[in-house]
RNA sequence: GCCCAUUCCGUGGGAGAGUGCAGACUUGUCUGCCGCCGAAGGCGCAAACCCACCCGAAAACGCUCAGGCAAAAGGACCACGGAAGCAGG
Numbered sequence: 001g002c003c004c005a006u007u008c009c010g011u012g013g014g015a016g017a018g019u020g021c022a023g024a025c026u027u028g029u030c031u032g033c034c035g036c037c038g039a040a041g042g043c044g045c046a047a048a049c050c051c052a053c054c055c056g057a058a059a060a061c062g063c064u065c066a067g068g069c070a071a072a073a074g075g076a077c078c079a080c081g082g083a084a085g086c087a088g089g
Base pairs, nucleotide, nucleotide: 003089004088006084007083008082009081010080011079012078013077018034020033021032022031023030024029035069036068037067041065042063043062044061049056
């Protein structure tokens, strides 16, 4: 110097599940009850690795605390563009 991991921003795409019932009223929210969803976030787990043990140890897997169940918003992840980037390769 270049490339990548990684982080941020923008644009596009982006699933699932009740427009449930009742009450309060500030007519947009809240509270309670039942049934559901998993791809914000969060939590949990294996093997390998090690002489062996302990520890560590991932996810789109599991749990559903949170979040969500018409639309809107959000949305893991993907693509493109831009910026940063030795603490790592």
A computed fold for an 89-nucleotide RNA from Azonexus sp., annotated as Glycine riboswitch aptamer. The sequence was found by an Rfam model in a public genome assembly. The organism belongs to Azonexus, within Bacteria. Its Rfam family is "Glycine riboswitch aptamer". Its family is annotated with glycine biosynthetic process in the Gene Ontology.